[in-house]
Molecule: transfer RNA
Organism: Candidatus Lloydbacteria bacterium RIFCSPHIGHO2_02_FULL_50_11
RNA sequence: GCGAGUAUAGUACAGUGGCAGUACAUCUGCUUCCCAAGCAGAUGACGCGGGUUCGAUUCCCGCUACUCGCA
Numbered sequence: 001g002c003g004a005g006u007a008u009a010g011u012a013c014a015g016u017g018g019c020a021g022u023a024c025a026u027c028u029g030c031u032u033c034c035c036a037a038g039c040a041g042a043u044g045a046c047g048c049g050g051g052u053u054c055g056a057u058u059c060c061c062g063c064u065a066c067u068c069g070c071a
Base pairs, nucleotide, nucleotide: 001070002069003068004067005066006065007064010024011023012022013021018054026042027041028040029039030038047063048062049061050060051059
């Protein structure tokens, strides 16, 4: 330099053109003499910029970062 893949919550992952989910973590409450465990609840995210569309996290293009392959 060329090609391919990935980017979603603090972490690990799902997900689909129509309100973005799960687990752990965090916080609050219940329980307990206390801690741990358990139970209930709450907070918190679609890498950035454009395009298509009534509507984009999803489809298309570019950029950025990371990974892999080729040279």